RNAcentral holds the full RNA, with entries from SILVA.
The part of an RNA shown here (large-subunit ribosomal RNA, domain II) has 677 nucleotides and comes from Brasema neomexicana.
Rfam family: Bacterial large subunit ribosomal RNA.
Model confidence (mean pLDDT): 85 of 100.
[in-house]
Context: one part of a larger RNA
RNA sequence: GCCUGCGAGUUAGUGGUAUGUCGCGAGGUUAACCCGUGUGGGGAAGCCGGAGCGAAAGCGAGUCCGAAUAGGGCGUUUAGUGGCAUGCUCUAGACCCGAAGCGGGGUGAUCUACCCAUGGCCAGUGUGAAGCAGCUGUAAGAGGUUGUGGAGGCGCGAACCCACUUAGGUUAAAAACUGAGGGGAUGAGCUGUGGGUAGGGGUGAAAGGCCAAUCAAACUCCGUGAUAGCUGGUUCUCCCCGAAAUGCAUUUAGGUGCAGCGUUGCGUGGUUCUUGUUGGAGGUAGAGCACUGGAUGGUCUAGGGGGCUUAUCGGCUUACCGAAAUCAGCCAAACUCCGAAUGCUGGCAAGUGUAGCGUGGCAGUGAGACGGCGGGGGAUAAGCUUCGUCGUCGAGAGGGAAACAGCCCAGAUCAUCAGCUAAGGCCCCUAAGUGGUGACUCAGUGGGAAAGGAUGUGGAGUUGCGUAGACAACCAGGAGGUUGGCUUGGAAGCAGCCAUCCUUGAAAGAGUGCGUAAUAGCUCACUGGUCAAGUGAUUCCGCGCCGAUAAUGUAGCGGGGCUUAAGUUAUCCGCCGAAGCUGUGGCAACCUGUGUGGUUGGGUAGGGGAGCGUCGUGUCAGUGGUGAAGCUGCCGGGUGACUGUGUGGUGGAGUUGAUGCGAGUGAGAAUGCAGGC
Numbered sequence: 001g002c003c004u005g006c007g008a009g010u011u012a013g014u015g016g017u018a019u020g021u022c023g024c025g026a027g028g029u030u031a032a033c034c035c036g037u038g039u040g041g042g043g044a045a046g047c048c049g050g051a052g053c054g055a056a057a058g059c060g061a062g063u064c065c066g067a068a069u070a071g072g073g074c075g076u077u078u079a080g081u082g083g084c085a086u087g088c089u090c091u092a093g094a095c096c097c098g099a100a101g102c103g104g105g106g107u108g109a110u111c112u113a114c115c116c117a118u119g120g121c122c123a124g125u126g127u128g129a130a131g132c133a134g135c136u137g138u139a140a141g142a143g144g145u146u147g148u149g150g151a152g153g154c155g156c157g158a159a160c161c162c163a164c165u166u167a168g169g170u171u172a173a174a175a176a177c178u179g180a181g182g183g184g185a186u187g188a189g190c191u192g193u194g195g196g197u198a199g200g201g202g203u204g205a206a207a208g209g210c211c212a213a214u215c216a217a218a219c220u221c222c223g224u225g226a227u228a229g230c231u232g233g234u235u236c237u238c239c240c241c242g243a244a245a246u247g248c249a250u251u252u253a254g255g256u257g258c259a260g261c262g263u264u265g266c267g268u269g270g271u272u273c274u275u276g277u278u279g280g281a282g283g284u285a286g287a288g289c290a291c292u293g294g295a296u297g298g299u300c301u302a303g304g305g306g307g308c309u310u311a312u313c314g315g316c317u318u319a320c321c322g323a324a325a326u327c328a329g330c331c332a333a334a335c336u337c338c339g340a341a342u343g344c345u346g347g348c349a350a351g352u353g354u355a356g357c358g359u360g361g362c363a364g365u366g367a368g369a370c371g372g373c374g375g376g377g378g379a380u381a382a383g384c385u386u387c388g389u390c391g392u393c394g395a396g397a398g399g400g401a402a403a404c405a406g407c408c409c410a411g412a413u414c415a416u417c418a419g420c421u422a423a424g425g426c427c428c429c430u431a432a433g434u435g436g437u438g439a440c441u442c443a444g445u446g447g448g449a450a451a452g453g454a455u456g457u458g459g460a461g462u463u464g465c466g467u468a469g470a471c472a473a474c475c476a477g478g479a480g481g482u483u484g485g486c487u488u489g490g491a492a493g494c495a496g497c498c499a500u501c502c503u504u505g506a507a508a509g510a511g512u513g514c515g516u517a518a519u520a521g522c523u524c525a526c527u528g529g530u531c532a533a534g535u536g537a538u539u540c541c542g543c544g545c546c547g548a549u550a551a552u553g554u555a556g557c558g559g560g561g562c563u564u565a566a567g568u569u570a571u572c573c574g575c576c577g578a579a580g581c582u583g584u585g586g587c588a589a590c591c592u593g594u595g596u597g598g599u600u601g602g603g604u605a606g607g608g609g610a611g612c613g614u615c616g617u618g619u620c621a622g623u624g625g626u627g628a629a630g631c632u633g634c635c636g637g638g639u640g641a642c643u644g645u646g647u648g649g650u651g652g653a654g655u656u657g658a659u660g661c662g663a664g665u666g667a668g669a670a671u672g673c674a675g676g677c
Stems, first nucleotide, its partner, number of pairs: 001677006011092003015089010027048003033042003052059002062074004095233002098230001102223006113197009122187001124156003127152001131148006160184003164181005199215001201211003236611006246259005260365002262362007273351008286338001287336002292332003296328004303321002305318005368393010398409003413586004418582003424576003427560003433573001435572006446562001452546002456543010473530005479503003484498003509524001513522002587601005592595001612666001614663010630650005635644003
C1' cells in the first nucleotide's frame, strides 16, 4: 500500500419546551407501595390547570405606586391535563478518537551516580629525588664530586580503562558500532562480589547529568471515559427550499451571546417590489471666491530700513522691506454666494406576486476572495490594507479568454444522431468565409513599454514665393568713399567699443562664415543669365520607426503559418458556436379561475419531507432433500437506495412475503483498530 472484518448523536430522568397523535375534559393524572401474573385491580399523598397584583401584611377582576374616584405598571377576553412518538435542550463521559499534565498507593540502584565492606589486576623499559658512604672543601659549617639508593597524581609503552580526530555505517552487522590513528596506564587508577541511598526524593569533581534503551521530576496501577473555546473522523437513497463570512458586546479577536440573513408550522392581508407621475428633505460631484484660510503679480500706500540735509523740530529722496485697501489670475476633506445626476422618502396609477409583516420550532454563519465604480492609508506601489456600492466565486456546471475560483456570455429536472442564437469566431491544427466593397500599414507592426527623437508614409488645413520664370543646380557679378571712428604693437567687413551713412548701380551688409601677425584669399546675403514647373514654412489627424538589455530552448500570435493578409480601419452579407432559447416525449413540486391550464425544479453550511436495505421479534399467509439460505453467469424491473415466485451452475438446511414493534442498523477516508497478502 491493497483486501476482509470492526469502527462514531446512545441511554437514563413522574427533567424542561415545541410539534404530531390518542384518552378524558373545567378538569386531567397518579407515585412509592399492596393484592398477585391479568393488556388486571387497588393506592388521592402529590403535581398541573381553573385569578391576579404586591417585597409583604393584604385585597381581589382587580391590584400595586400614590393624598387621589388622576395617571401609569402588571392582570381580567381565547382549555387544560396525562400517555406515546419526534425535534431541540438541561444534568450525567453524552457523537467518536487524541494530549502535555495533576493527585494518591505501590515497584525499581541486576543499567547508571555516589558511598560502605571484602577480594583481584597493572608486560616491558626509561628517568634517577631524599637519605647514606668515600673523596674533596671550610676555623667549624655550607658547598662540590664519585658512588650507592630507588622517590614520583614522573617519562615511553602492552593488558586494562577512556572516547580527541577522521573515514565508513545511517530501512546499520549494531536503537551509539567498525577501521585507522588518539588519551591515561602506581593512581583523585581499573575491576569482581556483597550491601546502602527512591521520586519534589536520591546521587552528582555540576553536564540539569544519572536513577533499567524513559528524566526540568522514573515506572506502574488507580482517581479516569481528567479537561481540550483545538485538529481529525462521523457509514443508505430521493424530493422541496436554501444562507453567512455583517452590526453591537465580550480577559474578546480562529470562541461565544443578541440582532441580521435560511428553513418550517400557524396567523394576518394588499401591507412587498418595480415603473410612471406628482410633492419633499439634502449640500456630494462640479463650480466659485461672497465667508474662513492658503497663495502669485500689479497699482497705491500707513509703517520700517538706507541716503542727503538738519542745533532742535523737521524736510527731501529711495532699482530696499512692506500691513491695509484695490485690480487681475488661482487653491481647499475638516471653505461655500451657488449646485446637479443618482440615491432616500410621502401621495396617486399600473404591473408584480407561494412576495411582505407578525409569532412559535430548528439552524448554520459571525476567517471571505476577486472585479467595476466612489474614497481613506501606502509611494494616485503591491495578487497590499480598510470602508461604501454593484457583480461573480464562495455554494455554479456549460461556451469563450491556448491552459486560467472571482473576467465576458449564460444559470445544468430527465431523454433526444432535431432546430435558432449569445460571448467569441469562420486559412490549417479546429465547427464555420482563403466572403464582398473602400482605404491604411512594410514594421512580422499586428503579436509587450515611457519621456524623448526623426525629410517614414497617407489625409485635412493655414501661409510665403512662382511662366512679369520661383525652389535646387550651373555661369557671372558681389563695387566706390573706406584701412568708417575709437582702441591697439597691429585691428583693413570679420579681438573688442561706438556709429551703421552716402555714391555708382541689375545688385552688393561699414558685412554670414572660414582664413591672416595685420593685409591677402575663399564664401554668404543680394543681383543678372541658363533651365523649366512647381517650391518652402507651419498646424492637426491615421498607421508605422528608434528609444528596446538575462539567465534550460525559438519562448511577449496557443502552434503552423500570414503582407492588394490569415494585420489595421469603415461598412455589408452569410455561417459556426453553450447544459441559453425552441421542437418532441417523460417525471416531480407548487399555484389555480380546475383547464388539452400556469409557474418552477444548479446548490455548500443548514431546515423540511418521503422512502430503501440489515438484525431480532408479534400476528397472518407461504415455501423447502422433487433441494432453503449463501455465492455466481445470463436475461429483466424501478427516479434511487434496491429488486425478480425469470432461467442455468454451485451449495446442502432452513427460509420468504404482508403488517406492526424494537435496534449494538448501512464506511472510503479518523498518520483509525485487528488479521491476511